[in-house]
Molecule: transfer RNA
Organism: Candidatus Omnitrophota bacterium
RNA sequence: GUGCCAGUAGCUCAGCUGGAUAGAGUAGCGGUCUACGAAACCGUUGGUCGCAGGUUCGAAUCCUGCCUGGCACG
Numbered sequence: 001g002u003g004c005c006a007g008u009a010g011c012u013c014a015g016c017u018g019g020a021u022a023g024a025g026u027a028g029c030g031g032u033c034u035a036c037g038a039a040a041c042c043g044u045u046g047g048u049c050g051c052a053g054g055u056u057c058g059a060a061u062c063c064u065g066c067c068u069g070g071c072a073c074g
Base pairs, nucleotide, nucleotide: 001073002072003071004070005069006068007067010026011025012024013023019057028044029043030042031041032040050066051065052064053063054062
């Protein structure tokens, strides 16, 4: 340099067939329980969906460029 894959919550990831309020687990915080903790259970906080543009009535999802990481080739 070229090709392919990935980038979504603090972390691990789902969602990608265009349409619901963007989700799960875990972590954090609060509570129940307990002699106190842990575990368990209940509640709750947390997101410019890597960045910019385009298509569309509507984009995490489609298209283009760029950035970061991984793999392969040279």